[in-house]
RNA sequence: GCCGCCUUAGCUCAGUGGUAGAGCAGUUGUUUUGUAAACAACGGGUCGGCGGUUCGAAUCCGUCAGGCGGCU
Numbered sequence: 001g002c003c004g005c006c007u008u009a010g011c012u013c014a015g016u017g018g019u020a021g022a023g024c025a026g027u028u029g030u031u032u033u034g035u036a037a038a039c040a041a042c043g044g045g046u047c048g049g050c051g052g053u054u055c056g057a058a059u060c061c062g063u064c065a066g067g068c069g070g071c072u
Base pairs, nucleotide, nucleotide: 001071002070003069004068005067006066007065010024011023012022013021018055026042027041028040029039030038048064049063050062051061052060
């Protein structure tokens, strides 16, 4: 220098055009002499930034940033 992949909740990850989700973690409650476990509920997201396409974008396109890998 060229090419590819990844970026979504505190963490690990789903979601491939039509209301953003799961597990774990957190908070509260039930249970217990108490803790843990179990069960129930709740909170938590500018979907990496900017721009474009579309009636509608986490999703498609461009570019930038960060990370990982390959080639020279």